[in-house]
A computed fold for a 149-nucleotide RNA from Desulforamulus ferrireducens, annotated as glmS glucosamine-6-phosphate activated ribozyme aptamer. The sequence is in RNAcentral, with records from Rfam and Ribocentre. Rfam family: glmS glucosamine-6-phosphate activated ribozyme aptamer. The family's RNA type in Rfam is riboswitch. Rfam links the family to the GO terms catalytic activity and regulation of gene expression.
RNA sequence: AAUACCAAGCAAGCGCCAGAACCCCGUUGGGGUUGACGAGGAGAGGGAGUAUCGAAGUUUUCGGCGGAUGCCCUCCGGCCCGGUCACGGCCGAUAGCGUAGGAUAAAACCAAGGGGUAACCCUGGGUACAAACACUACCGGUGACCAAC
Numbered sequence: 001a002a003u004a005c006c007a008a009g010c011a012a013g014c015g016c017c018a019g020a021a022c023c024c025c026g027u028u029g030g031g032g033u034u035g036a037c038g039a040g041g042a043g044a045g046g047g048a049g050u051a052u053c054g055a056a057g058u059u060u061u062c063g064g065c066g067g068a069u070g071c072c073c074u075c076c077g078g079c080c081c082g083g084u085c086a087c088g089g090c091c092g093a094u095a096g097c098g099u100a101g102g103a104u105a106a107a108a109c110c111a112a113g114g115g116g117u118a119a120c121c122c123u124g125g126g127u128a129c130a131a132a133c134a135c136u137a138c139c140g141g142u143g144a145c146c147a148a149c
Stems, first nucleotide, its partner, number of pairs: 014066004019062001020034006037054003043075005076092005082146006096139001098138004109126002112123004
């Protein structure tokens, strides 16, 4: 250095901290802490870059960086009520736009335990409250050919 094997790790409302705020010390300095509460979200490739929903709230859930399951394009796939194909629309293997209906979240709060000089961090217990989505109902293409009647 290469290859093989084994173990651990591999985040996705996630990670980070140059600003800021806060704490400690031996204070023109050094060290540290905080920096979004859950719900929901992945066919493949490529692209752009302020990517859904609500909860909380006299306070930093401030300010910023990176990423990301969202978005756009192409391909593949499904549905649009006999079959196949084309086009169109909507979607992603839970594969439906719209309308109506549609829920025991978590933090917060209460009371504890543990760690740290502190800022603050970790753990389980009690208890309350969402929205989007899921889901249910209604409703939902055109043409050609084939089949059946």